[in-house]
RNA sequence: AGAGUUUGAUCCUGGCUCAGAAUGAACGCUAGCAGUAUACAUUACACAUGCAAGUUGAACGGAAAAGAAAUUUUUAGUAGCGAACGGGUGAAUAAUUACAUAAGAAUUUACCUUUAGGAAGAGGAUACCAGUAAGAAAUUACUAUUAAUACUCUAUUUAAAAAAGAAGGAAUUUCGCCUAAAGAAAAGCUUAUGUCUGAUUAGCUAGUUGGUUAGAUAAAAGCUUACCAAGGCGAUGAUCAGUAGCUGGUUUGAGAGAACGGUCAGCCACAUUGGAACUGAGAUACGGUCCAACCUUUUACGGAAGGCAGCAGUGAGGAAUUUUUUGCAAUGGGCGAAAGCCUGACAGAGUAAUAUUGCGUGAGGGAUGACAGUUUAAGAAUUUUAAACCUCUUUGCUUCAAGGAAGAAUAAAUGACGUUACUUGAGGUAAAAAGCAUCGGCUAACUUCGUGCCAGCAGCCGCGGUAAGACGAGGGAUGCGAGUGUUAUUCGGAAUUAUUGGGUGUAAAGCGUCUGUGGGUUGUCUUUUAAGUUUUUUGUUAAAUUUAUAAACUCAAUUUAUAAGCUGCAAAAAAUACUAUUAGUCUAGAGUAUGAAGGAAGUAAAGGGAAUUUUUAGUGAAGCAGUGAAAUGCGUAGAUAUUAAAAAGAACACCAAAAGCGAAGGCACUUUACUAUAUUAUUACUGACACUAAGAGACGAAAGUUGGGGGAGCAAAAGGGAUUAGAUACCCCUGUAGUCCCAACUGUAAACGAUGAAUACUAAAUAUUGUAUUAAUUUUAAUACAGUGUUACAGCUAACGCGUUAAGCAUUCCACCUGGGAAGUACGCUCGCAAGAGUGAAACUCAAAGGAAUUGGCGGGAGUCUGCACAAUCGGUGGAUCAUGUGGUUUAAUUCGAUGCAACACGAAAAACCUUACCAGGACUUGACAUGAAGAGAAGUUUAUUUAAUUUUAAACAUGCUACGGCCUCUUACACAGGUGGUGCAUAGCUGUCGUCAGUUCGUGUCGUGAGAUGUUAGGUUAAGUCCUAUAACGAACGCAACCCUUAUCUUUAGUCUAUUCUUUCUAAAGAGACUGCCGAUUAUAAAUCGGAGGAAGGUGAGGAUGACGUCAAGUCAUCAUGCCCUUUAUGUCCUGGGCUACACACGUGAUACAAUGGAUAUUACAAAAAGUUGCAAACUUGUAAAAGUAAGCUAAUCUUUGAAAAGUAUUCUUAGUUCAGAUUGUAGACUGAAAUUCGUCUACAUGAAGUUGGAAUCGCUAGUAAUCGCAAGUCAGCUAUAUUGCGGUGAAUAUGUUCUCAGACUUUGCACACACCGCCCGUCACACCAAGGGAAUCGGCUCUACUUGAAUAUACUUUUUAACCUUUGGAUAAGGGUAUAUAGAGUCUAGUUGGUAACUGUGGUGAAGUCGUAACAAGGUA
Repeated sequence: AGAGUUUGAUCCUGGCUCAGAAUGAACGCUAGCAGUAUACAUUACACAUGCAAGUUGAACGGAAAAGAAAUUUUUAGUAGCGAACGGGUGAAUAAUUACAUAAGAAUUUACCUUUAGGAAGAGGAUACCAGUAAGAAAUUACUAUUAAUACUCUAUUUAAAAAAGAAGGAAUUUCGCCUAAAGAAAAGCUUAUGUCUGAUUAGCUAGUUGGUUAGAUAAAAGCUUACCAAGGCGAUGAUCAGUAGCUGGUUUGAGAGAACGGUCAGCCACAUUGGAACUGAGAUACGGUCCAACCUUUUACGGAAGGCAGCAGUGAGGAAUUUUUUGCAAUGGGCGAAAGCCUGACAGAGUAAUAUUGCGUGAGGGAUGACAGUUUAAGAAUUUUAAACCUCUUUGCUUCAAGGAAGAAUAAAUGACGUUACUUGAGGUAAAAAGCAUCGGCUAACUUCGUGCCAGCAGCCGCGGUAAGACGAGGGAUGCGAGUGUUAUUCGGAAUUAUUGGGUGUAAAGCGUCUGUGGGUUGUCUUUUAAGUUUUUUGUUAAAUUUAUAAACUCAAUUUAUAAGCUGCAAAAAAUACUAUUAGUCUAGAGUAUGAAGGAAGUAAAGGGAAUUUUUAGUGAAGCAGUGAAAUGCGUAGAUAUUAAAAAGAACACCAAAAGCGAAGGCACUUUACUAUAUUAUUACUGACACUAAGAGACGAAAGUUGGGGGAGCAAAAGGGAUUAGAUACCCCUGUAGUCCCAACUGUAAACGAUGAAUACUAAAUAUUGUAUUAAUUUUAAUACAGUGUUACAGCUAACGCGUUAAGCAUUCCACCUGGGAAGUACGCUCGCAAGAGUGAAACUCAAAGGAAUUGGCGGGAGUCUGCACAAUCGGUGGAUCAUGUGGUUUAAUUCGAUGCAACACGAAAAACCUUACCAGGACUUGACAUGAAGAGAAGUUUAUUUAAUUUUAAACAUGCUACGGCCUCUUACACAGGUGGUGCAUAGCUGUCGUCAGUUCGUGUCGUGAGAUGUUAGGUUAAGUCCUAUAACGAACGCAACCCUUAUCUUUAGUCUAUUCUUUCUAAAGAGACUGCCGAUUAUAAAUCGGAGGAAGGUGAGGAUGACGUCAAGUCAUCAUGCCCUUUAUGUCCUGGGCUACACACGUGAUACAAUGGAUAUUACAAAAAGUUGCAAACUUGUAAAAGUAAGCUAAUCUUUGAAAAGUAUUCUUAGUUCAGAUUGUAGACUGAAAUUCGUCUACAUGAAGUUGGAAUCGCUAGUAAUCGCAAGUCAGCUAUAUUGCGGUGAAUAUGUUCUCAGACUUUGCACACACCGCCCGUCACACCAAGGGAAUCGGCUCUACUUGAAUAUACUUUUUAACCUUUGGAUAAGGGUAUAUAGAGUCUAGUUGGUAACUGUGGUGAAGUCGUAACAAGGUA
């Protein structure tokens, strides 16, 4: 100090999350020791038991005990001092009752210190004890006696007010007593400043604010009373509500701050809850009293006792917090003359890894890199010098012995801790001592197996759907280490509330506009004061804490000392620049007067014409209107149209503009009246009068509301017609509120420049409005001020953009923002007639939401261009029959794959068996096939047997071959073989497709914060990113083209054909030829295009091969190869038979036809290419024929397939389901083959179906092409071939062209898309869950008013009683009873506020692939 996360990528805004430190912590796993700290945060809940405040016999009498006595000891009671300290807790309390800091005046103080003075005389009681009595007890009553430093009176003195003695042998002794003054140290009181949140709490207050009198208090004061006045507090936040002990400090942070206030220290408050006084120097008293309430205990039912928020401890609560310990040795406290006693304060120990600090769990050597484990590419790697093993050490542990502190203050004695710490010595032994978490990124650390969107993980992003570095386990690694990880909380990072230190055009954010109060800010010069400000000094800021330096514990933590600091407050002295203040001055800000012109500025009144509609009258004839097309509607009862007249209401064409005016909303026919602002010019005047503006007030489009008018046109609602799947819409025909006027509400808009107001400064250019001046005078130009626009430098900005009209540079003031959603919603309040407006949350939920720009893709956006894409032409498909493939159905099986273009005569260039993968049945199990081991042997041939066949059995013959390596067969056991089983979404390879489309990129440079751009764009041109020119680009690569093959022409050479030579034909080798080369025109001079010449061929001559970067998880695991999974007497292998050939139906691809451009018969011509010995087969013979028989030739330029067909010639048929068409069926044959039934082909004769040119729709083709005609080959025993691949014969038509359809390319534009439009995405409804709102009501808490009652206590009055003293029938004093007042509490009727629960109810959020539509994003199909 930053990092992750929004996107395909980028920059920004903005939230969420992480890394750090900390804790009075808790939980999981684990655990050796020591030091120092800390330890009920929750129920201020309830408490058993013990202890926590006593002491004094040198104040007093008595009693008891010991002693021979003197005397000593003990102490129930009286008396004194203390018990108000110490210890605990944080409930209340937001303060004119607290706390912190700083000041102050009207007070008190026992014990202590100092000073001064005094202490004379007298008196009456009483507890204990004793006796009697009551009671269960606690306790109490009566009688009698007695003492004091207990109590009372008098004197002294005076302004007033006193007194007491005790110890001691004695003393001018010691301790006490009384009075006054002072001190010390405490306590009370007053003032100022500071001290949490809420305005959805705005008004509060009657002793309230002040005065006078009186009282009360230690003391000032409404502290209390009577009277008088009507004050006091409050937007600088009163009152009310919520929360909270305050501080020194602690944690964090660079700091400013933020959060907290446990331990330690200061203050406060409290002591079961509430009230009250007594005693006392001090209390309204934690271990005192009285009363009320609560709970507990006890009781003889009449009563009585108690209050751990003291130390231990118990229960309960809770995630959670210790021993019913030792000692007064130290420190401190109380009493005492002292010894001493008391002290759960305190000092110690115990429990707890709760925190922190320190130490240890060994050190050195040791490779054959051992074994096991894990991984593996099978070689090895890793764990790993780690271990074993050798040498060494003993902190430690253990056994034991010896010594031994400080803390103790002193003359001595005195130590709980303590068998202490520590030191030394001896014995034993590397010995008893390592875990926890993590390993996808952030974040250090990687692999194997298991699992298979399951189980699970997760702080954020996210991981898991069969190869998971993210789950679980193993191995390995990393981090920290007696701990480690998780959870919770705080600060930090977060500049994410921004004083330091943020923003508001589009990301959240400028009030709709103006006026203006308080407040804030504010021109020039002089002057006064010294409040702010600055400097110096002084006081204070407790100690501890913090920082620095030292010191003591072996170090450290810890402790101690010294210093600094404690940023604050107060006082004093100075300074006077600035702010402020006092008194004046000035004119540049602001304002007033005067002149001038301009303007849709406002209000009111009057006037005007065009148009529309309606009415009346005329003419007139059948349509009008409306739309994409129609219909509803109007019209023969005369519309529309047209002419004339009249009426009504609303709005004001042209001028007109980036123009003008106004604060904004807004303002447009003309004229008049009234009113207001701004501008400009001139001089004069006032003399800072200014700016902004919370609250407040005024204005404020449209729609809407109320009342009264008005109502032509338009037009929500509503009705009808269309469109549509629907159409509560878009379109059409009607049409009511409303729109208009007057009066009054409402108070909101994308009220926008999405840009608050004011002032100053900062380059230019240009257009325009108003005024003035100068020049020119005709158009105009220049300058100044005030407006309104465009472009643009600097600068700013995330970018877009802004740019003197700032979003630049600065100042002043106001308003507003702080992730998205929930939500501008709920509740409350204010306003409103209502609609609604203003103010304005939370629970819950998500990790994003958002801005600008980039590259793509897409658009029912735009532009340019290309293509048999359309158009034009020719011929088809779709209808019929058949062939073939597919789907579907069926089946034991109908094996499998291919499925829009880019599957469907496709894999298959041949399913009767085989093929064959499918089904049924029968068989085999190291196997049909491969390699390895051992053994045996021949192998082989023939025949028979069994079976559907494989198979089984038997017999006979025979008794291997060899190149010496081996080959072949059988048997045995195990490794293994085998799989057309799965996954083409694990793959290689191959292929299809966009597409033979013209594209796809790179290096360097430049531009941009960046993604990216440029190059590759622009102007031309091309089949082409082909070429040229321009150009911040210059070059290059893969594609294009060319190079390759075939073909067209010629030459040469050789062969060949013809009887032969030349010529020629054909064959096959080499070469030539074509390059826009030449001419003209066009273009920009270029590239190129058009035309022409020559030429066999002309602009790529024609055809082929050749397929860029990539897309489709495209196809193929069934060609082959291959990872993983599955199977192994079966998913393998063998065999027979069946199936792949099924058949209501649907689709694709084809063949043949429907006829005369034809059919039939006869006859005459012309090819190319390919194949052939398990072959092609001539000729001849037989047969109607298929074919058979016989048999030349040919291993092919020689022979054969092979006499091509269409065509030509002649005859016939004459429009007919035919002499067309040939399906289907019957009979008889031929061929192949073990085999022709399922299931082959061919021949002959006979039979003679549909079909007469084919609906919507759709396909191919631009020249030797379409169309048409035949021939061959592969596969193959045969064939289903009408298929496929080739070959030649005959041989057209049309193209004006790019409007439209489809596909593609480039540029541009919009985008909320990026899995990229087969995208994204909205709302209702249904279901589940969650949170909050309303809700008849119901259960509580708190507070206030009124009334009733009212304990103890206090005061007043009254009454009864009363030892000391007196002035004695009595008084004073004291005590009791009663009444009244005040009051805690209780009760009653309300009110306010707040919380919980609720049938039901309306929303919101989240959920899997639900339902209905398609609202938004493209012109999103109605912007």
Molecule: small-subunit ribosomal RNA
Organism: metagenome